Predicted 3D model of a 386-nucleotide RNA (Bacterial RNase P class A) from Kineococcus gynurae. The RNAcentral record of the sequence draws on ENA. The gene name in the source record is rnpB. It matches the Rfam family "Bacterial RNase P class A". The family's RNA type in Rfam is ribozyme. The model forms 94% of the base pairs in the Rfam consensus. Its mean pLDDT, the model's own confidence on a scale to 100, is 77.
[in-house]
RNA sequence: CGAGUCGGCCGGGCGGUCGCGUCGUCCCCGUCCCGCGAGGGGUGGGGGCGCCGAGGAAAGUCCGGACUCCGAAGGGCAGGGUGGUGGGUAACGCCCACCCGGGGUGACCCGCGGGACAGUGCCACAGAAAGCAGACCGCCUCCCCGAGCGAUCGGGGCGGUAAGGGUGAAACGGUGGUGCAAGAGACCACCAGCGUGCCGGGUGACCGGUGCGGCUCGGUAAACCCCACCCGGAGCAAGACCAGACAGGCAGCGUUCGAGGGCGGCCCGCCCGAGCUGCCGGGUAGGUCGCUGGAGGUGCACGGCAACGUGCACCCGAGAUGGAUGACCGCCGCCCGCCGGGAGACCGGCGGGGCACAGGAUCCGGCUUACAGGCCGGCUCGUCCC
Repeated sequence: CGAGUCGGCCGGGCGGUCGCGUCGUCCCCGUCCCGCGAGGGGUGGGGGCGCCGAGGAAAGUCCGGACUCCGAAGGGCAGGGUGGUGGGUAACGCCCACCCGGGGUGACCCGCGGGACAGUGCCACAGAAAGCAGACCGCCUCCCCGAGCGAUCGGGGCGGUAAGGGUGAAACGGUGGUGCAAGAGACCACCAGCGUGCCGGGUGACCGGUGCGGCUCGGUAAACCCCACCCGGAGCAAGACCAGACAGGCAGCGUUCGAGGGCGGCCCGCCCGAGCUGCCGGGUAGGUCGCUGGAGGUGCACGGCAACGUGCACCCGAGAUGGAUGACCGCCGCCCGCCGGGAGACCGGCGGGGCACAGGAUCCGGCUUACAGGCCGGCUCGUCCC
């Protein structure tokens, strides 16, 4: 320099004008309650000022938890989930490290990675045969017929044979030899694989070495199934608190034995006078809380390969409820196009060219998916130079 691989991070900045939402504060208007009163309190609306106001994924709602209510002695069945080993975590199907298998020259990447001698099922097409394997062609002994003096050749038949051909994703180990009528783990050597014993290493998955065995028993469990482990249900519209009005219904009291109301509180007195009270409607409508400071972030130190943990210091300012963050302008930044200069790196100018994906709704840990453009770092391979 070129090609590649892995990881981390940012994802526009500043200013102005107008607008939106919560909160705080002040002012104005209406209304209700309390008070003799000055005044105080509640509530509704409007305005001024001030602070703050979405994300790396706020998304999909796919996993796991916190929290809340209901349920629950314990065990089992059913159902669902997870699946190499060790660790991390509140927990997980997440993360880290390692093992095994596969790919790559390599950095590195991929794996829904328990069990197929517990049982059952399935294995398309092709092919003679696909699971108690199997004779289509070929090869071989024997028999029959024909040809030939003969060696032998042609046709047919009973058998043998899994070496060779052909089909297939897959045909019951591979190579070489012995053997045989031809063949075959039938036998032998080596190799591969399976089972099993021992030795060594590792917490473990597993790895290395060595002996024995029958020679060899396919695949599929994102098919049923078996094994081990895990799982109670519903969800902030969870749940808790405050708590109406009108109609209507029921009950009680009352209508010359006067309920109730007014004359500012009480008594007397005067006046009006047919309704008044309670319950149901309804713990409904509505309101308040839950509601955001938390398994939180950053830095440093220590432990650990790492995920992560511990300690100390510092930091944190959405909380709506038909649901607020927007629009415009200026300057800058980045990218693109065109023009000019330069050997090149690059520099200058112009452009009514562009700057993504997307937005909270109880909160948190993950995964997955979307994303203009850009920055940083580790490592690998190739070429050249010193």